[in-house]
RNA sequence: AGAGUUUGAUCAUGGCUCAGAAUGAACGCUGGCGGUGUGGAUAAGGCAUGCAAGUCAAACGGUCGCGUUUACGCGAUAGUGGCGAAUGGGUUAGUAACACGUAACUACUUACCCAAUACACAGGCAUAACCCAAAGAAAUUUGGAUUAAUUCCUGGUAGUCUGGCAUUUAUUGUCAGUAGAGGCGCAAGCCGGUAUUGGACAGGGUUGCGGUCUAUCAGCUUGAAGGUGGGGUAAUGGCCUACCUUGGCUAUGACGGAUAGGGGGUGUGAGAGCAUGUUCCCCAACAAUGGUACUGAGACACGGACCAUACUCCUACGGGAGGCAGCAGUCGAGAAUAUUAGGCAAUGGGCGAAAGCCUGACCUAGCGACACCGCGUGCUUGAAGAAGCCCUUCGGGGUGUAAAGAGCUUUUCUAAAAGAACAAGUCGCGUUUCACUAUUGUUCAGCGGUUUUUGAAUUUGAACAAUAAAACGAUGAAUAGUAGCGAGGCGCGAUUGAGCGUAUUUUAGGAAUAAGGGGCUGCUAACUCUGUGCCAGCAGCAGCGGUAAUACAGAGGCCCCAAGCGUUAUCCGGAUUUAUUGGGCGUAAAGAGUUCGUAGGCGUUUUAUUAGGUUCUUCGUUAAACACCAGCGCUUAACGUUGGGAAUGCGGGGAAAACCAGUAAAAUAGAGGACGUUAGAGGCAGAUAGAACAUUCGGUGUAGGGGUGAAAUCCGUUGAUAUCGAAUGGAAUACCAAAUGCGAAGGCAGCUAGCUGGGCCAUUUCUGACGCUGAGGAACGAAAGCGUGGGGAGCGAACGGGAUUAGAUACCCCGGUAGUCCACGCCGUAAACGAUGGAUACUAGGCAUUGGCGGCAUCGGUCCCCUCAGUGCCGUAGCUAACGCGUUAAGUAUCCCGCCUGGGGAGUACGGUCGCAAGACUAAAACUCAAAGGAAUUGACGGGGACCCGCACAAGCGGUGGAGCACGUGGUUUAGUUCGACAGUAAGCGGAGCACCUCACCAGGUCUUGCAUCCUGCGGAAAGCUUUAGGAAACUAUCGCCCUCCUUUUGGACUGCAGUGACAGGUGCUGCACGGUUGUCGUCAGCUCGUGUCGUGAGAUGUAUGGUUAAGUCCAGUAACGAGCGCAACCCCUAUGUUGUGUUGUAUUUUUCACAACAGACUGCCCUGGUUAACAGGGAGGAAGGUGGGGAUGACGUCAAAUCAGCGUGGCCCUUAUGGCCUGGGCGACACACAUGCUACAAUGGCCAGGAACAACGGGUUGCUAAAUCGUAAGAUGGAGCUAAUCCCUUAAAACUGGUCCCAGUUCGGAUUGCAGGCUGCAACUCGCCUGCAUGAAGCCGGAAUCGCUAGUAACCGUGAAUCAGCCAUGUCGCGGUGAAUACGUUCUCGGGUCUUGUACACACCGCCCGUCAUACCACGAAAGUCAGGGGCACCCGAAACUCCAUUUAUGGGACUAAGGUGAAACUGAUGAUUGGGGUA
Repeated sequence: AGAGUUUGAUCAUGGCUCAGAAUGAACGCUGGCGGUGUGGAUAAGGCAUGCAAGUCAAACGGUCGCGUUUACGCGAUAGUGGCGAAUGGGUUAGUAACACGUAACUACUUACCCAAUACACAGGCAUAACCCAAAGAAAUUUGGAUUAAUUCCUGGUAGUCUGGCAUUUAUUGUCAGUAGAGGCGCAAGCCGGUAUUGGACAGGGUUGCGGUCUAUCAGCUUGAAGGUGGGGUAAUGGCCUACCUUGGCUAUGACGGAUAGGGGGUGUGAGAGCAUGUUCCCCAACAAUGGUACUGAGACACGGACCAUACUCCUACGGGAGGCAGCAGUCGAGAAUAUUAGGCAAUGGGCGAAAGCCUGACCUAGCGACACCGCGUGCUUGAAGAAGCCCUUCGGGGUGUAAAGAGCUUUUCUAAAAGAACAAGUCGCGUUUCACUAUUGUUCAGCGGUUUUUGAAUUUGAACAAUAAAACGAUGAAUAGUAGCGAGGCGCGAUUGAGCGUAUUUUAGGAAUAAGGGGCUGCUAACUCUGUGCCAGCAGCAGCGGUAAUACAGAGGCCCCAAGCGUUAUCCGGAUUUAUUGGGCGUAAAGAGUUCGUAGGCGUUUUAUUAGGUUCUUCGUUAAACACCAGCGCUUAACGUUGGGAAUGCGGGGAAAACCAGUAAAAUAGAGGACGUUAGAGGCAGAUAGAACAUUCGGUGUAGGGGUGAAAUCCGUUGAUAUCGAAUGGAAUACCAAAUGCGAAGGCAGCUAGCUGGGCCAUUUCUGACGCUGAGGAACGAAAGCGUGGGGAGCGAACGGGAUUAGAUACCCCGGUAGUCCACGCCGUAAACGAUGGAUACUAGGCAUUGGCGGCAUCGGUCCCCUCAGUGCCGUAGCUAACGCGUUAAGUAUCCCGCCUGGGGAGUACGGUCGCAAGACUAAAACUCAAAGGAAUUGACGGGGACCCGCACAAGCGGUGGAGCACGUGGUUUAGUUCGACAGUAAGCGGAGCACCUCACCAGGUCUUGCAUCCUGCGGAAAGCUUUAGGAAACUAUCGCCCUCCUUUUGGACUGCAGUGACAGGUGCUGCACGGUUGUCGUCAGCUCGUGUCGUGAGAUGUAUGGUUAAGUCCAGUAACGAGCGCAACCCCUAUGUUGUGUUGUAUUUUUCACAACAGACUGCCCUGGUUAACAGGGAGGAAGGUGGGGAUGACGUCAAAUCAGCGUGGCCCUUAUGGCCUGGGCGACACACAUGCUACAAUGGCCAGGAACAACGGGUUGCUAAAUCGUAAGAUGGAGCUAAUCCCUUAAAACUGGUCCCAGUUCGGAUUGCAGGCUGCAACUCGCCUGCAUGAAGCCGGAAUCGCUAGUAACCGUGAAUCAGCCAUGUCGCGGUGAAUACGUUCUCGGGUCUUGUACACACCGCCCGUCAUACCACGAAAGUCAGGGGCACCCGAAACUCCAUUUAUGGGACUAAGGUGAAACUGAUGAUUGGGGUA
């Protein structure tokens, strides 16, 4: 960082899918160890059992136990009392909210803690426990009597307390109110208590801002918004209440609905974002459900209370008890989530003075690969390489140094031994220091009672007076000792570990105990074999599988990761696929039909000023953890820990003043107004004109008219059509007319007067930003349609009739109603399109045209030039996927609005709004597909176009199709009728020869290593030839003749029999596995390449175009220049000549003939046309003239065309048979259909006869066979000649001449049949050919349709050959003889070529594809109804608690209220017979 997938290919659009990371995961397979984390996401479902909140005897009175029991001490604790129980722990139901986060604020409270100040006086009444009595099953309760306190109460007192009043305004005074408790200690003192203030900690309250979806929720609200008084609270406040006012919120989304605990963070991402809220931390809320308060500093309280409800349990039926969303555990539901463990050793918490007690908080252990991290499952050596397995081209290769084997090590493992840290404290003892107390000693001072001195006053001291105490007294200070107590230091000792004999270390043993999972077509790393045969199956997407599957399954090998690996689920990414960063809207999805305009957004120039935005700076905050950086500690890492930076945000202070914004003052370039012209189908409502048409009336006139591709329906003798005249009627306005004009769009057209909107231009002037856009909103808005009333000529849905047609609910024709027209009112949509929103500015031009000013000029507005405003075409730059756009932008920019986000479902359903209705607007989802769509490219196709060619048509000649026969095919039949070939491009084809053979088919009889090669054994006077018997034959048995060669003498060659297995054999299958060969388009003129150029690209160009040709043949021209395969030529035959040769040809010459080699023809020459071309037309000469005629020669490719049965061949199949041999049969059947032919239907003929009629190509020794003779003939006898220019086949026939027949089923025609013969061959019945005699069928020129042929051709005539014993040959391939007609021409048919055009086709029109119907399945809508839910309203009832009232002091009553009940309506969801459309197959 991208990739796959729409196409034949391309570019772009666009969706789907993949590769990455992550998880409180689950599932499948597998599983060695350790560390660190983590683990009920579902049923806030129900819970057995145990534990999770107690503690204090140093508050109190008792009781009990112990101690030598009196005193006293120690221990325990039911009760009173204090503190705690509001923390800790759990969960996420509710909550869209001041719940949370962040930043501020304050009208408040705060037990325990800290600091400060002050105080603690005097009294008293009770009560539990205990005792007695009573009720009850129990829970528990009641009565009486007694008692204590740090329980409670009264009085007093205090202030930096509270309140009132007064005075002052940095307060002061006064009045009233409100406190207290003691305990321990020998003592000191310590622990408590009260009041007040401050602090700390914690909490309450208020506010700004922030973070979900929904408008198919648009209006909501009555304590509601505010005020006053009162109440209430710790405190503000409609928090509550009485009265007053009528407000308040809302498009910047109120109200309603859905969902959801919030944050730090976490995952991902380059980031911005997106998703998420497990563990840990902060906050909130909740504790079976709902309500309520009490206690208290704090609760409306998880392990408190009361009440109601549901559920569970106990019960003696009277009544009671309970709440695991604490830790374990259990049931249930679920894909799914652990032990009813140990310990308070550590950390922390509660109580206590302390020891200590309590603590499922916590620390540990257990379970789970659930996650992350680390380690191991051994290391070295060991073959050109064991075995096994796999593959194989059979040679070999792979697994693979892998194993075995040898050596080494011991992390891990097993056994044993040693053995930490986590411990700080607490207690005791000793010592020392300090403080204090008690006591003893010493020293000093002072005290009583009296007196004196000093001083201005204060202060201090003294004196005096009174009281108390003492007198051998008492006090104070210093010092020393002793004892005690408290605190600190030091030392010693004791003691505290759940985890744990754990981590760790050592010793011994021995490679010992330890590898799997997924994948291997592409994306995506990794390939083969076998099996299967659109089956079984795979698959994330594309897709794979129909007999050679790297895609299924197994195996071998390989790849990836590794104690894990895969799958599933979910989130982010990739996805710039919601685009702020960073997208679009002409044609791909997407510009509203148009305009006006509200809110909003944006907005010209200058000056001054402010400082809201903005920028800079600073301060505060942004908890910790997490993340990042640098270190440190566990052997490493995960993990832990220290420090740092960061924390984009919010708030405070300061500064700046360019820009945005505000204020003030000016300006005129935007915008608008005034004055003056001007063009116009702009609009509205009137008047009016002519042509046409229709109807009516009248005249003339007679048989048709009308209509169509052709007809008919229709009109017309009751007089049409036609024509003349008159009248009436409605609608629309020819020419002008145009690329024109006007309008916002829709749209607007005779002429004319009226009313009226907008625009352009020119000059001066005025206002002074007044502007642009525009969500909602409003107005206008073609046609059709609707309502009411008119009107109605023509046209004309529906409808009727006639045609067409397979049908024709259409197209065509004859009619014809709504409607079209008018007035008024609705509807509100169109491919309402330039498929292009509006405004402003800028960015080359050229041409045309409409309106206006100006200039030059003129008789003149005739022309020309400039400029403004429109309307068009072309085009530069630029843009675009391309097409294209291009000053009228789809270019370059700014502002505002609308709209889009894969296709289908669907512009549909439901809901809402509008509408009389039709319907319009708004507008989903389930489900389903991997595409749908755009532009361009190459082909193919077109009942598209242009040009051209061909026996393609036409013009001709002769046929086929009808008959009989031959032959092939289908079908049918059969034991078998062997197989193949099937439009053209199968069908007288393979088969150039079916009696046996061939032969592949059928029946029957037989052989099993067989025809080849190899091996073994037994043989050999070989092999071979031959007799006889059985038999249909094959075959079986058998007689006789014969007796090889080499040699080293073993043997070998050769050969018979038997055996053995390797193998042979197969016309068995697959031509859709192949080679080779062939057909066809087509002897059509095409098919390509290199380089260059153009295009984003597929591709194009070249190869287009103009001529020309049989031709992509040639020329001109040209961003192409060249080249290749085809064309042509080269090759063969033939037509003429020359030369040479001359047997077997020739009577002879030789001009015949034969064989060779050459010559000749090239548009070379002339004329004309043509571009001075190519070339064409004509002519000369010539045997031949424009490739002379014919042949061979077949481009790139197409049809999975044909052939496995010509041959070869991969794979598969059979192997006493699908192989081999034999006899007979069949391939030859016969109702029928088709193809190809032969013979005919006759007189251009048949028959008969004569003639010196006249050929060519060929063939011949297992052969052709002459003469001659015989036979009516087929043929026979015969045997000359010939290995062939020598002999033979071999008389050519038609033609020509003469005769006869006389138009008939015949003297035409010859089928069929009978008899008699001939030939070939082992063999002629099935099943051959030929001859003679006899017989004498159909058929009198052939329907629709269709074939061949353009000159030595068609047609007619005979003749030869291959195959072959013979022949079913009328076939095929050749040969010559006689020898025509016609072609105007390219409209049409068929085929082909080039260019162009359209395309939704590319398997390419035999394409693609639409809708109904039928069947199956799926989701959805409607639906009489039914069920459920949440919320509101009205009414009833109404617990506990709080509160109010009353009094008889223990109760009663009232108000408010939870739950409950009833009712009516709305909403949401589920379900529903039936039904509707949709989707898939």

RNAcentral holds the sequence, with entries from ENA and SILVA. Small-subunit ribosomal RNA from an uncultured bacterium, 1481 nucleotides, folded computationally. Model confidence (mean pLDDT): 83 of 100. Rfam family: Bacterial small subunit ribosomal RNA.